[in-house]
Context: one part of a larger RNA
Molecule: small-subunit ribosomal RNA, central domain
Organism: Sporanaerobacter sp.
RNA sequence: UUGGGCGUAAAGGGUGCGUAGGCGGCCUUGUAAGUCAGAUGUGAAAUCUCACGGCUUAACCGUGGUAAGCAUUUGAAACUGUGAGGCUUGAGUACAGGAGAGGAGAGUGGAAUUCCUAGUGUAGCGGUGAAAUGCGUAGAUAUUAGGAGGAAUACCAGUGGCGAAGGCGACUCUCUGGACUGUAACUGACGCUGAGGCACGAAAGCGUGGGGAGCAAACAGGAUUAGAUACCCUGGUAGUCCACGCCGUAAACGAUGAGUGCUAGGUGUCGGGGGUCAAACCUCGGUGCCGCAGUUAACACAUUAAGCACUCCGCCUGGGGAGUACGGUGGCAACACUGAAACUC
Numbered sequence: 001u002u003g004g005g006c007g008u009a010a011a012g013g014g015u016g017c018g019u020a021g022g023c024g025g026c027c028u029u030g031u032a033a034g035u036c037a038g039a040u041g042u043g044a045a046a047u048c049u050c051a052c053g054g055c056u057u058a059a060c061c062g063u064g065g066u067a068a069g070c071a072u073u074u075g076a077a078a079c080u081g082u083g084a085g086g087c088u089u090g091a092g093u094a095c096a097g098g099a100g101a102g103g104a105g106a107g108u109g110g111a112a113u114u115c116c117u118a119g120u121g122u123a124g125c126g127g128u129g130a131a132a133u134g135c136g137u138a139g140a141u142a143u144u145a146g147g148a149g150g151a152a153u154a155c156c157a158g159u160g161g162c163g164a165a166g167g168c169g170a171c172u173c174u175c176u177g178g179a180c181u182g183u184a185a186c187u188g189a190c191g192c193u194g195a196g197g198c199a200c201g202a203a204a205g206c207g208u209g210g211g212g213a214g215c216a217a218a219c220a221g222g223a224u225u226a227g228a229u230a231c232c233c234u235g236g237u238a239g240u241c242c243a244c245g246c247c248g249u250a251a252a253c254g255a256u257g258a259g260u261g262c263u264a265g266g267u268g269u270c271g272g273g274g275g276u277c278a279a280a281c282c283u284c285g286g287u288g289c290c291g292c293a294g295u296u297a298a299c300a301c302a303u304u305a306a307g308c309a310c311u312c313c314g315c316c317u318g319g320g321g322a323g324u325a326c327g328g329u330g331g332c333a334a335c336a337c338u339g340a341a342a343c344u345c
Base pairs, nucleotide, nucleotide: 004316005315006314007299008298012313014200015199016198017197021193022192023191025087026086027085028084029083030082031081033080034079035076036075037074038073039072040071041070042069049065050064051063052062053061054060090190091187092186093185094183095182096181097180102176103175104174105173106172107171108170109153114148115147116146117145118144119143120142124135125134161168162167205246206245207244208243209242210241214240215239219235220234221233222232257312258311259310260309261308262307265290266289267288268287269286270285271284272283273282274281294301295300318345319344320343327338328337329336330335
């Protein structure tokens, strides 16, 4: 407890594309389904309700009235729907530009770590709070030269950029998506949202085959400690990397769904355009900070709204039990999705 809500109290779906559905710009004209007005019929009686009345009152009884709704019919035409015609501001296209770690594939580079070979060289190295385990006279650490291999790309680097989100950072080439600016040439409402559905989706994990330098769950040892299944140290396997296929979850966060319009400013910055000798200045799109009105329980938000409105979707309804059980669907599995109740406070 249907009223109201969802940044932090319970509550925005991880993200997109899109089906049904819902909603939808300006003008003219027709129609009359919705809508509005009138009339007629029906709406049985009892009951309910309202008014008046009868039993001394009440209960009880009587008389009269009222109603949506449905059907038929006559009208109205603003709005919604629908038909026709038109428009350009919403949406899209074209052309011309510049920006970008947007995506995919192939190739290339340098620094560093590790390992191998050779040289120089000798007793330590390493590690810590201090140590020890460990490595080293079979020559380590250090240093020089050569080689191998894998992974990551210092500086540039910036509340900088790009992407729907996850995310993306060396360089070159090929293929490719999107956004932005300008012109206003073209189409002429072609739009918004989106239950189901489909696609994408960090890390970890799984399957098959490769690869394996560094790092490193598990594991082993050394310390610490009352103990130390940890924190610290020495090692170290899965994994981390690649290809293909699964998984489908995260504090997947701006803890803030998408779209449109409106509502003071100031100040940085990124990409364009106008303007100027260069500036100032104006303007479009992004990204930050501050701040008015307003909002908010407060914190705070504040043209990138959590303000003022509308449209569509998702979600919430005390804590625990519980994201559990059962059933179903998906998955190789792990598990995911859907998702209660008893009981208890």